[in-house]
Context: one part of a larger RNA
RNA sequence: AAGUUGUUAAGGAACUCGGCAAAUUCACCUCAUAAGUUUGACGACAAGAGGUACCUUAUUAUAAAUUAAUUUUAUUCUAAGGUGACACAUAAUCGGAGGCCACGACUGUUUACUAAAAACACAACACAGUGCAAUCAUUAAUGUGAUAGUAUACUGUGUGAAAUUUGCCCAAUGCCAUUAAUAUAAGAAAAAUCAUGGCUCCGCAAGGAAUAAAACUGUGAUUUAUCGAAAUUCUGGUUAAUAGCGGUCUUAACUAUGAGGAUCCUAAGGUAGCAAAAUAAAUUGGCCAUUAAAUGUGGUCCGGUAUCAAUAAUGUAACGAUGGUCUCGCUGUCUCUACAACUUGCUCA
Numbered sequence: 001a002a003g004u005u006g007u008u009a010a011g012g013a014a015c016u017c018g019g020c021a022a023a024u025u026c027a028c029c030u031c032a033u034a035a036g037u038u039u040g041a042c043g044a045c046a047a048g049a050g051g052u053a054c055c056u057u058a059u060u061a062u063a064a065a066u067u068a069a070u071u072u073u074a075u076u077c078u079a080a081g082g083u084g085a086c087a088c089a090u091a092a093u094c095g096g097a098g099g100c101c102a103c104g105a106c107u108g109u110u111u112a113c114u115a116a117a118a119a120c121a122c123a124a125c126a127c128a129g130u131g132c133a134a135u136c137a138u139u140a141a142u143g144u145g146a147u148a149g150u151a152u153a154c155u156g157u158g159u160g161a162a163a164u165u166u167g168c169c170c171a172a173u174g175c176c177a178u179u180a181a182u183a184u185a186a187g188a189a190a191a192a193u194c195a196u197g198g199c200u201c202c203g204c205a206a207g208g209a210a211u212a213a214a215a216c217u218g219u220g221a222u223u224u225a226u227c228g229a230a231a232u233u234c235u236g237g238u239u240a241a242u243a244g245c246g247g248u249c250u251u252a253a254c255u256a257u258g259a260g261g262a263u264c265c266u267a268a269g270g271u272a273g274c275a276a277a278a279u280a281a282a283u284u285g286g287c288c289a290u291u292a293a294a295u296g297u298g299g300u301c302c303g304g305u306a307u308c309a310a311u312a313a314u315g316u317a318a319c320g321a322u323g324g325u326c327u328c329g330c331u332g333u334c335u336c337u338a339c340a341a342c343u344u345g346c347u348c349a
Stems, first nucleotide, its partner, number of pairs: 001344007010335002014333001019330001027052005036042001038161001053083006061075003065072001084088001096328007103320002108120002124159007136145003163314003167245002172242002174238004180233001187227002191223008201208002246264005273307001274304001285301006
């Protein structure tokens, strides 16, 4: 000097981004226990107050023990008197408490090694698909899972307990469905044209004959009528599907405001609710409370021209190693340091 541990008068958060760290509290018994509330062994160990050792005497209750006997023994309740320590759960272990707000209902899960959360999950709600050789997943495939289940099931998507609700819009995109029309793809294909074969008689053969308007039967190439699915188009439906939810002018007996009126555009023009909010900036918005002092917090107002309803809206009991703010208690966090023990290093001896 650093580290670890402990103690520090008076004050008591003045420290600091922030009570970080430390301290307080801590066991059992008795009394007492608020608002709120989903009425619950909820909140609650709420908060808060008191007690706890030992001795003597008496007392209450219990016991299939024990006695002649409420006698004795064991445990237990209460009361009175007394004793010693400054201190009686004497050590150790062992919740600090309360108020308000935000978010998420809750227990749970998560970035093994910088994030535990308001993120994920969740019960519940909604929509869509699927009739079982199911939709779906996986494999090149047999197959396997789903399931030894069967629509009160399984799969997918979104919201995320319960409560009160969930407005308008189908024009666009998507999905679903109907009707009709049209062109086709792969492919099928009547037919035509061209090319090229087979099929008759005589003769050993060469060859000849017969007949051209031939008949029958093949192959190839080219052209092609016609047939031919979904998609597309048309029509309708669908938002707890993807999404979206206006502007201008004017108006009431001072002013202001604008219930009302006019007009343009649109698929429809933001409803209920909430609101300087986890919600851009303007903004440290205005007012009230809190403080000696407040870019804080709470309440309230409100054009938020960038709030808004399962990308959920609003409030809420309980819960939270969540975030913000305030009060009591407590303290070396601080005013402002000091001392002690131990460990390590350095300097000197």
Large-subunit ribosomal RNA, domain IV from Candolleomyces aberdarensis, 349 nucleotides, folded computationally. Rfam family: Bacterial large subunit ribosomal RNA.